[in-house]
The RNA shown here (c-di-AMP riboswitch aptamer (ydaO/yuaA leader)) has 183 nucleotides and comes from an Opitutia bacterium. Model confidence (mean pLDDT): 77 of 100. Rfam family: c-di-AMP riboswitch aptamer (ydaO/yuaA leader). About the family: This family represents a conserved RNA structure found upstream of the ydaO and yuaA genes in Bacillus subtilis and related genes in other bacteria. The ydaO/yuaA element is thought to act as a genetic 'off' switch for the ydaO and yuaA genes in its native state. It is believed that the element may be triggered during osmotic shock leading to activation of ydaO, a predicted amino acid transporter gene, and members of the yuaA-yubG operon which code for KtrA and KtrB K+ transporters. A reference for the family is Barrick et al. (2004), "New RNA motifs suggest an expanded scope for riboswitches in bacterial genetic control", Proc Natl Acad Sci U S A. Gene Ontology terms of the family: regulation of gene expression and cyclic-di-AMP binding.
RNA sequence: GUUCUUUCACCGCCUAAGGCGACGCCGCUUCCUCGGCGUUUUCACGGGGGAACCAAUUUCCGCUGCGCUUCUGAUCUUCAAAAACGCGGCGGACGGGGCGAACGGACGCAGGCAACUGCGCCCAAGGUCACUUUCCACGACCAAGCCCGUCAGCUAACCUCGUCGGCAAUGGGAAGGGUGAUC
Numbered sequence: 001g002u003u004c005u006u007u008c009a010c011c012g013c014c015u016a017a018g019g020c021g022a023c024g025c026c027g028c029u030u031c032c033u034c035g036g037c038g039u040u041u042u043c044a045c046g047g048g049g050g051a052a053c054c055a056a057u058u059u060c061c062g063c064u065g066c067g068c069u070u071c072u073g074a075u076c077u078u079c080a081a082a083a084a085c086g087c088g089g090c091g092g093a094c095g096g097g098g099c100g101a102a103c104g105g106a107c108g109c110a111g112g113c114a115a116c117u118g119c120g121c122c123c124a125a126g127g128u129c130a131c132u133u134u135c136c137a138c139g140a141c142c143a144a145g146c147c148c149g150u151c152a153g154c155u156a157a158c159c160u161c162g163u164c165g166g167c168a169a170u171g172g173g174a175a176g177g178g179u180g181a182u183c
Base pairs, nucleotide, nucleotide: 007181008180009179010178011177012167013166014165018043019042021040022039023038024037025036026035027034044163045162046161047160048159049158054153059093060092061091062090063089064088065087066086067085069083070082072080073079074078095151096148097147098146099145104123105122107120108119109118110117111116126142127141128140129139131176132175133174134173135172136171137170
């Protein structure tokens, strides 16, 4: 130095959110080494835009006019009222899209004639739980927020952006992997 082999300990989590190298500054410092911050190349992870083909081509509420059908009434070849449907006019409400697990629903309160909007509470699609996979037991928690700015379906080539932030652990068995030490 290489190979085989024994035993022990450890491996953080959510999120795409990180790794290696180079350079600069700072700290320790004679030097080496180590640590922190910044810049940059590269790798890795993740997002958006963007052809053909394919796909898609608005909804609801209020008032009102016309047409048509049904029903009822009357003075019955006609007129009037009501309801449904279709077309049109005016006014109002809801634009559209992206990141993310965070899609939605019932009830209550407030505003509004209504469509609808806001808040509260409960449920809930969906999501997370410790190196990886799996089995058993018992569960716990989240179900938000932010962005674009009237605009974007999918989408090859191509273009472009991000690598923040927040935390602390459910237990046991088996197999596998990595790091350190050891026989």